[in-house]
RNA sequence: UCCCGAAAAAGGCAAACUUGUCGAAAGAGAAGGACGCAAAGCUACGGGUCUAACGGUGUAACCACCAAUGAUCGCCGAGCUGCCGGA
Numbered sequence: 001u002c003c004c005g006a007a008a009a010a011g012g013c014a015a016a017c018u019u020g021u022c023g024a025a026a027g028a029g030a031a032g033g034a035c036g037c038a039a040a041g042c043u044a045c046g047g048g049u050c051u052a053a054c055g056g057u058g059u060a061a062c063c064a065c066c067a068a069u070g071a072u073c074g075c076c077g078a079g080c081u082g083c084c085g086g087a
Stems, first nucleotide, its partner, number of pairs: 003086003012037002017032003021028002035074001041080003045077003048072003055066004
């Protein structure tokens, strides 16, 4: 350096849910809380998924459909970086 990850040790993150905040929503963020995680650290680059505000089409209207520039890295892949240990 690569590889590996123990019913081990040190340290770490924190799903659902609850209460506030932001947002049209998906969702995000804070506190509490732990389902899990060896990259559950970072980057929306490829695919997937979610939402549908603006816009468009239809409609008398309600509304329906389309639509990402929104969201998700704790969906998968890719790139970059990294702690502990070598059982």
Predicted 3D model of an 87-nucleotide RNA (c-di-GMP-I riboswitch aptamer) from a Bacillota bacterium. The source organism's lineage runs through Bacteria, Bacillati and Bacillota. It was read from a public genome assembly, where an Rfam model found it.